[in-house]
Context: one part of a larger RNA
RNA sequence: UUGGGCGUAAAGGGUGCGCAGGCGGUGUAGUAAGUCAACUGUUUAAUUUCUCGGCCUAACCGGGAGUCAGCAGUAGAUACUAUUAUGCUAGAGGAUGGAAGAGAGAAGUGGAAUUCUUGGGAGUAGCGGUAAAAUGCGUAGAUCUCAAGAGGAACACCGAUGGCGAAGGCAGCUUCUUGGUCCACUCCUGACGCUCAUGCACGAAAGCGUGGGGGAGCAAACAGGAUUAGAUACCCUGGUAGUCCACGCCGUAAACGAUGAUCACUAGACGUUGGUUUUGCUCUGCAAAAUCAGUGUCGUAGCUAACGCGAUAAGUGAUCCGCCUGGGGAGUACGGUCGCAAGAUUAAAACUU
Numbered sequence: 001u002u003g004g005g006c007g008u009a010a011a012g013g014g015u016g017c018g019c020a021g022g023c024g025g026u027g028u029a030g031u032a033a034g035u036c037a038a039c040u041g042u043u044u045a046a047u048u049u050c051u052c053g054g055c056c057u058a059a060c061c062g063g064g065a066g067u068c069a070g071c072a073g074u075a076g077a078u079a080c081u082a083u084u085a086u087g088c089u090a091g092a093g094g095a096u097g098g099a100a101g102a103g104a105g106a107a108g109u110g111g112a113a114u115u116c117u118u119g120g121g122a123g124u125a126g127c128g129g130u131a132a133a134a135u136g137c138g139u140a141g142a143u144c145u146c147a148a149g150a151g152g153a154a155c156a157c158c159g160a161u162g163g164c165g166a167a168g169g170c171a172g173c174u175u176c177u178u179g180g181u182c183c184a185c186u187c188c189u190g191a192c193g194c195u196c197a198u199g200c201a202c203g204a205a206a207g208c209g210u211g212g213g214g215g216a217g218c219a220a221a222c223a224g225g226a227u228u229a230g231a232u233a234c235c236c237u238g239g240u241a242g243u244c245c246a247c248g249c250c251g252u253a254a255a256c257g258a259u260g261a262u263c264a265c266u267a268g269a270c271g272u273u274g275g276u277u278u279u280g281c282u283c284u285g286c287a288a289a290a291u292c293a294g295u296g297u298c299g300u301a302g303c304u305a306a307c308g309c310g311a312u313a314a315g316u317g318a319u320c321c322g323c324c325u326g327g328g329g330a331g332u333a334c335g336g337u338c339g340c341a342a343g344a345u346u347a348a349a350a351c352u353u
Stems, first nucleotide, its partner, number of pairs: 003325004007307002012321001014202004021195003025088007033081002035077002038074006049065006091192001092189003096184004103178007110155001115150003120146002126137002163170002207249004212245002217243002222238004260320006268298014302309002326353003335346004
């Protein structure tokens, strides 16, 4: 390379949008580029294949015949692909009428709790902490308790295999702005679709920038007390960055369903969320059935090395993208690109086994 693969053995890009590219529903007509078949030319000869002959035979040598295939040309075929024209409605999109939601951004606002007040009332000797202690706090009046005030951060119950979002993620309440989804009807457009290298955008936490703001609680670093042979830890008392906000970077995670996206098909059973329809009843409602869209548990066939998956497939097929090719060296060096930096990304080899 041909292949074979990618839940857990190596392997799905963190996620979306999307240009080029690849692939693409259905009818009719035209063209004939691909495709098919015929003929002609050419591809020197030798070799190879068949046949005949010459050296005693073979090897060897000579004559003749012949195929495939490539390229070009000529006149054809038209099912498929392509292309052009013109239609269709099953894909896709739109309109109309409904529905649910922690989807996003901004502003306002609420209660509980923690902490604080060298402030107030009441009150006295301890509090705190642990396996046990000590450091620590406290007669300069602590802890406890009552009201008042300040400030920051997070939103108990509801709350759920629940909901929403492309993923990251999203939860007190109200208002404003705004994105997407689902159902019903089958009214409109008429293939407008799927995927997507490069590219663009988003992207937890930590980290970085601004002599930025804020700082209650928690808490890397750090200090002290313990433990211990030691204890640069686990435990305790403190405590700074940080955690929060604004703007700008970073671009990584076990970014996980360790499972790419889209489409079609293939037994059932039981939950649950949002619609729609029908039926029944004791009719503001409840129950059952059907159906569409999600989200779960089990399970048939099938698949799988097994575990398991099983209409939300890891089953059966199709299209496109990404990725893998023994372990280590190494997701490293060098170089490139990006970044303020930290570093990220792309990515070897020697050597070793």

Predicted 3D model of a 353-nucleotide part of an RNA (small-subunit ribosomal RNA, central domain) from an uncultured bacterium.
It matches the Rfam family "Bacterial small subunit ribosomal RNA". Rfam links the family to the GO terms ribosome and structural constituent of ribosome.